[in-house]
């Protein structure tokens, strides 16, 4: 003095995942407050038989191939004021169990991961906003 990695707190990001307040020595737990999802009338919608069950959350589906491990595309998300173009990366994972259109009232259930900050918080264009 320089690499690399960790763990704290800080300032920010994606996302619904974020504030309070008790209790506990800690992990934790509780309650409310906001946000998010999901069940559930009437109207409306649907409306033959068989075969396949079906349905949700999340951006995370569908297509091909396949030696069933995966590969290769893609509807979709995402890259740090907003948009469009380039390019990049991601395109998982779970629940409920034979049952769920839509849905006042009224019930239920969730606030978790993941990342930046010397590096892709990239590069053009256009618009905006605030500051002087």
């Nucleotide at each position: 003095u320089g690499g690399c990695g960790g763990c704290c707190g800080c300032c920010g990001c994606c996302u619904a995942a974020u504030c309070g307040c008790c209790c506990g020595a800690g992990c934790g737990g509780g309650c409310g407050a906001a946000c998010c999802g999901g069940g559930g009338a009437a109207c409306c919608a649907u409306g033959u038989u068989c075969c396949u069950g079906g349905g949700g959350u999340g951006c995370a589906u569908c297509c091909g191939c396949g030696u069933c491990a995966g590969c290769g595309g893609u509807a979709g998300g995402g890259a740090u004021c907003u948009u469009c173009c380039g390019u990049c990366c991601c395109g998982a994972a779970c629940c409920c169990g034979u049952c769920a259109g839509c849905u006042a009232a009224c019930c239920c259930g969730g606030u978790c991961g993941g990342c930046g900050g010397c590096u892709g918080a990239c590069g053009g264009a256009a618009g905006g906003a605030c500051a002087u």